[in-house]
RNA sequence: AAUAAUUAUGGGCAAAACCUUCGAAAGAUGGCGACGCAAAACUAUAGGGUCUAAUCCAUAGUAAUAUGAGAAUGACAGCCAGUUGCAGUA
Numbered sequence: 001a002a003u004a005a006u007u008a009u010g011g012g013c014a015a016a017a018c019c020u021u022c023g024a025a026a027g028a029u030g031g032c033g034a035c036g037c038a039a040a041a042c043u044a045u046a047g048g049g050u051c052u053a054a055u056c057c058a059u060a061g062u063a064a065u066a067u068g069a070g071a072a073u074g075a076c077a078g079c080c081a082g083u084u085g086c087a088g089u090a
Stems, first nucleotide, its partner, number of pairs: 003090002012037002018031002021028002035078001041083003047080002049076003056070001057068004
């Protein structure tokens, strides 16, 4: 340095729920709490996938508003993935 593999030590992160704040929503921030994770570290037009649909458009309606179709440079990396890293053993 590379490959295989997950047996140990010291540790790390933190799901759902609840409270708080932001947001149209998806979801995110902080607190609490641990379901789990050997990358549950970083990366969101580098690739795939998933979620939402304010605005736009159409229809109805005097209007307020309602319904519907498509669609993200809006969101999710604890979906796959890309990049990087700690400890020990062979």
Molecule: c-di-GMP-I riboswitch aptamer
Organism: Drancourtella sp. An57